RNA sequence: GGACCCUUAGCUCAGCGGUUAGAGCAGCCGGCUCAUAACCGGUCGGUCCUGGGUUCGAAUCCCCGAGGGUCCA
Repeated sequence: GGACCCUUAGCUCAGCGGUUAGAGCAGCCGGCUCAUAACCGGUCGGUCCUGGGUUCGAAUCCCCGAGGGUCCA
């Protein structure tokens, strides 16, 4: 220098252009237990990387940029 992939909750990740963006783990509260762990219930948690465009409508499609990764040179 070139090609491709990824970026969504504290972490790991889901999420056909359409009503409120979700799960597991973690945190918090409670149940169970003599107690702890495990287990069970509840709860908390998001500017969907930035900016623009398309569209009635964008996490999702397109473009610029940023960060990370793999490969080639």
The RNA shown here (transfer RNA) has 73 nucleotides and comes from a Lachnospiraceae bacterium. It matches the Rfam family "tRNA". Gene Ontology term of the family: triplet codon-amino acid adaptor activity.